Two RNAs folded together computationally: RNase P RNA and transfer RNA, 445 nucleotides in total.
Rfam match: Bacterial RNase P class A. Rfam classes the family as a ribozyme. Rfam's curators write: Ribonuclease P (RNase P) is a ubiquitous endoribonuclease, found in archaea, bacteria and eukarya as well as chloroplasts and mitochondria.
[in-house]
RNA sequence: AGAUGGCCGGAUGGCCGCGGCGCUUCGCAAGAAGCGUCGAGGAAAGUCCGGGCUCCACGGAAACACGGUGCCGGAUAACGUCCGGCGGGGGCGACCCCAGGGAUAGCGCCACAGAAAUGACACCGCCUACCGGCCUAAAGCCGCGGCAAGGUUGAAAUGGUGCGGUAAGAGCGCACCGCGACUCUGGCAACAGAGGUGGCAAGGCAAGCCCCACCGGGAGCAAGACCAAAUAGGGACGGCACGUAAUCCGUUUCCGGAUAGCCGUCCGGGUAGGUCGCGUGAAGCGGCAGGCAACUGCCGUUCCAGAGGAAUGGCCAUACAGCUUGCUUAAGUCGGCAGGCGGACAGAACCCGGCUUACAGGCCAUCU
RNA sequence: GCCGGCUUAGCUCAGUUGGUAGAGCAACUGAUUUGUAAUCAGUAGGUCGCGGGUUCGAACUCCUGCAGCCGGCACCA
Numbered sequence: 001a002g003a004u005g006g007c008c009g010g011a012u013g014g015c016c017g018c019g020g021c022g023c024u025u026c027g028c029a030a031g032a033a034g035c036g037u038c039g040a041g042g043a044a045a046g047u048c049c050g051g052g053c054u055c056c057a058c059g060g061a062a063a064c065a066c067g068g069u070g071c072c073g074g075a076u077a078a079c080g081u082c083c084g085g086c087g088g089g090g091g092c093g094a095c096c097c098c099a100g101g102g103a104u105a106g107c108g109c110c111a112c113a114g115a116a117a118u119g120a121c122a123c124c125g126c127c128u129a130c131c132g133g134c135c136u137a138a139a140g141c142c143g144c145g146g147c148a149a150g151g152u153u154g155a156a157a158u159g160g161u162g163c164g165g166u167a168a169g170a171g172c173g174c175a176c177c178g179c180g181a182c183u184c185u186g187g188c189a190a191c192a193g194a195g196g197u198g199g200c201a202a203g204g205c206a207a208g209c210c211c212c213a214c215c216g217g218g219a220g221c222a223a224g225a226c227c228a229a230a231u232a233g234g235g236a237c238g239g240c241a242c243g244u245a246a247u248c249c250g251u252u253u254c255c256g257g258a259u260a261g262c263c264g265u266c267c268g269g270g271u272a273g274g275u276c277g278c279g280u281g282a283a284g285c286g287g288c289a290g291g292c293a294a295c296u297g298c299c300g301u302u303c304c305a306g307a308g309g310a311a312u313g314g315c316c317a318u319a320c321a322g323c324u325u326g327c328u329u330a331a332g333u334c335g336g337c338a339g340g341c342g343g344a345c346a347g348a349a350c351c352c353g354g355c356u357u358a359c360a361g362g363c364c365a366u367c368u
Numbered sequence: 369g370c371c372g373g374c375u376u377a378g379c380u381c382a383g384u385u386g387g388u389a390g391a392g393c394a395a396c397u398g399a400u401u402u403g404u405a406a407u408c409a410g411u412a413g414g415u416c417g418c419g420g421g422u423u424c425g426a427a428c429u430c431c432u433g434c435a436g437c438c439g440g441c442a443c444c445a
Base pairs, nucleotide, nucleotide: 001368002367003366004365005364006363007362008361011318012317013316014315015314016313018039019038020037021036022035023034024033025032026031041345045356046355048354049353050352051351052350053220054219055218056217059255060254061253062252063251064250066216067215068214069213070212071085072084073083074082075081086100087098088097089096090095101211102210106209107208108205109204110203123151124150125147126146127145131143132142133141134140159177160176161175162174163173164172178200179198180197182195183194184193185192186191224276225275226274227273234267235266236265237264238263239262240261246259247258248257269444270443271442283302284301285300286299287298288297289296290295320343322341323340324339325338326337327336328335369441370440371439372438373437374436375435378393379392380391381390387424395411396410397409398408399407417434418433419432420431421430
């Protein structure tokens, strides 16, 4: 100078104040006072994923559609999260980043430029060996032709470099490198290594449609249950209708079942009350054991906000970090003295596991 | 608390197989008029809300993270 992981995120005292619960005293009661005890976060946030819980009357099965995930193995209640590997890329390095299946299943797209953009192609260019003609031959020219090395365009041009070869060329041949499929070896696997082989066929885009594999019923605590109060248990439209029908939260089908008028939308009327759900939980802390790790098991211990539009705050003092001004010094660093500023992001609302985003500053460990 | 939608010029809005961003009104300049309005001719004005990614290339109904704005919801009968 940097990399990675973890932790804290203000402290102490005094005064005043707020919310929940418990006890005591006073009071007929409503309530009041006193005392005790507890009282935000690492993100409580965004609501981006995954679950618990609740309802959709309930249980089972299948297909289609839709949505999601995507190297391999594991962890987990589950996940798009985490851990360990593999492959690719970046960095001198510690280390970091990757939506990282399939482009010979099919469809589609590749603007402009360029000869040609996928059925690859021939503008400039290279060649005149073979064949025909000018002339009988050579040379030259023309025709019929051959080629893709070099140039030009582009994000991308059909393997790369070298040698041989040839009229000029070309995997046409060879060596090395790359690539494909095959065999063997190692590994649970992704994959890696080795061997001979093919002679290049196979451009890119799937965060375009799609294919393959796997996963997913929907809605959400304003879910929902109970009590109380009040009103007109009213109206309009639509669907189906007395039964093998209709409805039962994507659609369809099937089995079993529920409802006797049902369901949906809109208008109108009423109430803006209480209790539960609501915190003993995939919980926190400590220890031991297993595992590389994520994590798991066992033992011990603790109970730690919960209400309603919502309490968890304010002031003073003291030091402590930090920033800054002046003096000290020839100047700078460090130090000392005096003064000033000043403690980030933020705020539970059913609850958990993650991700992402915001965050003054500080501490610890390991490594380059 | 939960669930949806929107963001393009000063304002209101267009913008499809992803390929150089437009319209109307407003603004400015000139003409016309004694002058103004109207009319005619022309001109300027855009980080497509912000950041990152995929792609040769993104305003994209491609993906993703933030920001801002708007809307809906209770119970009874």